The RNA shown here (Bacterial RNase P class A) has 372 nucleotides and comes from a marine eukaryotic metagenome. RNAcentral holds the sequence, with entries from MGnify.

RNA sequence: GAUGGCCGGAUGACCGCGUGGCUUUCGGGUCGCGAGGAAAGUCCGGACUCCAUGAAACAAGGGCGCCGGGUAAUGCCCGGCUGGGGAAACCCAAGGGAAAGCGCCACAGAAAACAGACUACCGUUCUUCGGGACGGAAAAGGUGAAAAGGUGCGGUAAGAGCGCACCGCUUUGGUGGUAACAUCGAAGGCAUGGCAAGCCCCGCCCGGAGCAAUGCCAAAUAGGGACCCCGCGCCGUUCGCGGCGGGCGCGUUUCACGCCCAGGAGGUCCGGGUUGGCAGCCAGACCCCGUUGGCAACAACGGGGCCAGAUGAAUGGUCAUCGAACCCCGGAUCUCGGUCCGGGGGGAACAAAAUCCGGCUUACAGGCCGUC
Numbered sequence: 001g002a003u004g005g006c007c008g009g010a011u012g013a014c015c016g017c018g019u020g021g022c023u024u025u026c027g028g029g030u031c032g033c034g035a036g037g038a039a040a041g042u043c044c045g046g047a048c049u050c051c052a053u054g055a056a057a058c059a060a061g062g063g064c065g066c067c068g069g070g071u072a073a074u075g076c077c078c079g080g081c082u083g084g085g086g087a088a089a090c091c092c093a094a095g096g097g098a099a100a101g102c103g104c105c106a107c108a109g110a111a112a113a114c115a116g117a118c119u120a121c122c123g124u125u126c127u128u129c130g131g132g133a134c135g136g137a138a139a140a141g142g143u144g145a146a147a148a149g150g151u152g153c154g155g156u157a158a159g160a161g162c163g164c165a166c167c168g169c170u171u172u173g174g175u176g177g178u179a180a181c182a183u184c185g186a187a188g189g190c191a192u193g194g195c196a197a198g199c200c201c202c203g204c205c206c207g208g209a210g211c212a213a214u215g216c217c218a219a220a221u222a223g224g225g226a227c228c229c230c231g232c233g234c235c236g237u238u239c240g241c242g243g244c245g246g247g248c249g250c251g252u253u254u255c256a257c258g259c260c261c262a263g264g265a266g267g268u269c270c271g272g273g274u275u276g277g278c279a280g281c282c283a284g285a286c287c288c289c290g291u292u293g294g295c296a297a298c299a300a301c302g303g304g305g306c307c308a309g310a311u312g313a314a315u316g317g318u319c320a321u322c323g324a325a326c327c328c329c330g331g332a333u334c335u336c337g338g339u340c341c342g343g344g345g346g347g348a349a350c351a352a353a354a355u356c357c358g359g360c361u362u363a364c365a366g367g368c369c370g371u372c
Stems, first nucleotide, its partner, number of pairs: 001372007009322007017034007036350001040361002043359005048210004053256006061206005066080005081095001082093004096201002101199002103195003118141002121136006149167006168190001169188008214279006224270005229264002233244004245261005286305008326345008
């Protein structure tokens, strides 16, 4: 210097709060447990619950994007590839397609994609000797993030893949690898500038809402609903129903399935939402240790453990002892930056559950350990 992990005030006493067990003479008593690595942002992925009748296809919208593996799943993790950075350990990448099409490329510059010609170069010609005109060429200068392959030699009036060698590129064949890709050869003078966190194209994935979900109980309550009754599209009927037609059921379509096809003035029952209580709600993709397999992420097996469940929202306060950072004073050493010793002061970062879990991101005084 790089990288991975851990801790993140300690101990005791007393008082208090939440919750569970036991006990009780119902007043209480007693024992156990009681925030985090991020509880945070609510950014991804799930579990769970409700809504949509089920399946398929399509459309719309959103997301993802090198390869292989892990996982309940992921946009996460692990291993690799390629490209870039670094002296190195190592780090970074939104990393499919730019010869399907459209669009954009600021400033500077002659020219920014149907290439072009400012300076300079070469030829011819004119000249008042300063330079001008016409033509060639695109190597040099200059501009830019980027200038139409690069370097060198030959070649030429000057030049140019114009020719050649090497590098790059395109097409193609072999070999290695599960693959991304690597590597070796052949052919071609070079076509195809960049941008897809611009539209777009290709491939894959995705229904919506969320624990204020949702269920149960109680209270006081219809403007809603169900059943009975009378009645009930067309045809048939043995009055059970069958056939036909129409309508409704998530954006569309198809198929399947289900429901409905006057209405009512009567009767019975349920009860939207509200308030309170209970459940959801804490034994779980859980934690610790070991063995085995695997480079690893992780998996399997064995043993052990129980670790907040509040809802006007508990997890705190006081005292004592000790205490890191940091500050001051004195001394020693000194490579003059610090280090060490003694004394005094000081008194701990970011921040706190609210259905749960796996990730990511962000915040964090200071300390410890491993590897390179």